Predicted 3D model of a 340-nucleotide part of an RNA (large-subunit ribosomal RNA, domain IV) from a Mycoplasmatales bacterium. Its mean pLDDT, the model's own confidence on a scale to 100, is 85. It matches the Rfam family "Bacterial large subunit ribosomal RNA". Rfam links the family to the GO terms ribosome and structural constituent of ribosome. The organism belongs to Mycoplasmatales, within Bacteria. RNAcentral holds the full RNA, with entries from ENA.

[in-house]
Context: one part of a larger RNA
RNA sequence: CCACGUUUAAGGAACUCGGCAAAAUAGCUCCGUAAGUUCGCAAGAUGGAGUGCCAGAUAGUGAUAUCUGGCCGCAGUGAAAUGGUUCAGGCGACUGUUUAACAAAAACACAUGUCUCUGCAAAGCAAAAAAGCAACGUAUAGAGGCUGAUACCUGCCCAGUGUUAGAAGGUUAAGGAAGCCGGUUUUUGGAGGAUUUAUUCUCUGAUGGCUAGCGACUGAAGCCCUAAUGAACGGCGGCUGUAAAUAUAACGGUCCUAAGGUAGCGAAAUUCCUUGUCAGGUAAGUUCUGACCCGCACGAAUGGUUUAACGAUCUGAACGCUGUCUCAAACGUGGUCUCG
Numbered sequence: 001c002c003a004c005g006u007u008u009a010a011g012g013a014a015c016u017c018g019g020c021a022a023a024a025u026a027g028c029u030c031c032g033u034a035a036g037u038u039c040g041c042a043a044g045a046u047g048g049a050g051u052g053c054c055a056g057a058u059a060g061u062g063a064u065a066u067c068u069g070g071c072c073g074c075a076g077u078g079a080a081a082u083g084g085u086u087c088a089g090g091c092g093a094c095u096g097u098u099u100a101a102c103a104a105a106a107a108c109a110c111a112u113g114u115c116u117c118u119g120c121a122a123a124g125c126a127a128a129a130a131a132g133c134a135a136c137g138u139a140u141a142g143a144g145g146c147u148g149a150u151a152c153c154u155g156c157c158c159a160g161u162g163u164u165a166g167a168a169g170g171u172u173a174a175g176g177a178a179g180c181c182g183g184u185u186u187u188u189g190g191a192g193g194a195u196u197u198a199u200u201c202u203c204u205g206a207u208g209g210c211u212a213g214c215g216a217c218u219g220a221a222g223c224c225c226u227a228a229u230g231a232a233c234g235g236c237g238g239c240u241g242u243a244a245a246u247a248u249a250a251c252g253g254u255c256c257u258a259a260g261g262u263a264g265c266g267a268a269a270u271u272c273c274u275u276g277u278c279a280g281g282u283a284a285g286u287u288c289u290g291a292c293c294c295g296c297a298c299g300a301a302u303g304g305u306u307u308a309a310c311g312a313u314c315u316g317a318a319c320g321c322u323g324u325c326u327c328a329a330a331c332g333u334g335g336u337c338u339c340g
Base pairs, nucleotide, nucleotide: 001335002334003333004332005331006330007329008328010326011325014324019321027051028050029049030048031047036041038149052071053070054069055068056067057066058065059064072076084319085318086317087316088315089314090313091311092310096108097107113146114145115144116143117142118141124133125132151305152304153303155236156235157234160233161232162229163228164227165226166225169224170223171222175218176217179214180213182211183210184209185208187206188205189204190203191202192201193200194199237255238254239253240252241251264298265295276292277291278290279289280288
C1' cells in the first nucleotide's frame, strides 16, 4: 500500500450525481394506532411499556397466566439469527414474465373491454397427396387485431387508404367468332406464248385441302362507379375587426377544409424559448410540490382523466442513525515485500 473486518472525541449528510456504503431498527407479550379506501385494507401504521434469576400465593388437570417479596450485572430477545420509519409525486392496477453471462423496468403478460372472422367436412394452422391440430370442442365455442383491474368517460370527420355490400352503365383477358387477306396445293375451264407435238410456261375463273395474319361481335372477376364503416389505417385550420381608461374579446367578417380538437388534463416520462410566472418547502432550491395556460409539438381503447392496494421501480422532502464527510486515527486477519 491492497482486501476483508473492529472501534472512535465533538459535529451529524457539511460527503456525493444520488445517504452509494455503513450505522441504526429488530424476537415475544401487552397497550395503542392517522389520512385515505374498491370497506378487504392501510397496519407490525406511527408511538409506548414490559422482558433475567430465586421464593411464595392465587387460578387452571396442565402448558401457563397474574400478584407479592427478594437477588445480580453496564447490559436479562444478555451470543447468533432477527423490520428503520414517515410525508409527497410520476409510471405501471395487482401476483407474475424478460435481455442464461453489463439492462428486472415505466418493457411483456394479465383479468377486463371492444372489433373482425367462423354454422362445423367451421374459420384459422399445417400440408405434394392423404392423415393431422383446432376438437373427440360447436358461437357462454374457436381464431385473429387492439386495449389493459376498478371508477367517470370515450367527442367531430367516410374526402384519401383499407374493409364490407351493391350492381344499372363504362373499361377489360384467354377463349369463341361472321367475315377479310396472303402462301401453297388438288381438280377443272378460259386467254396467250414456246415446242422435239410427248408436253410445258405465264395470266385468269371456278373448286377442294393445308396454313400465316387480321377480325365486327361475344366474353368473368377486377377497376371506374354507388353506398356503409373509426374500440378500421388515419385526420381533427388560417387571417381579421370589435366593449365608454388600458388590456382582452363573449360578438362579427372572410378564406379554406372531409372535418376543424369536445370532455378532461397541461412547462407534463410531452414545454424549444425556460432556471416561464406566482405560491410552498430551505438561511440559500436549474430538482420537488401546488397553481396559472402563451399546449414550439397533450387529448380520448396508437385510449383520456382519476384511483385504494401493490413495486429489489423512478423523483423530492423529513425524523432516526451513523467515519459518507469536517479529518483523520488506532487495532485485527490475509496479502503485497525479503530470504528459503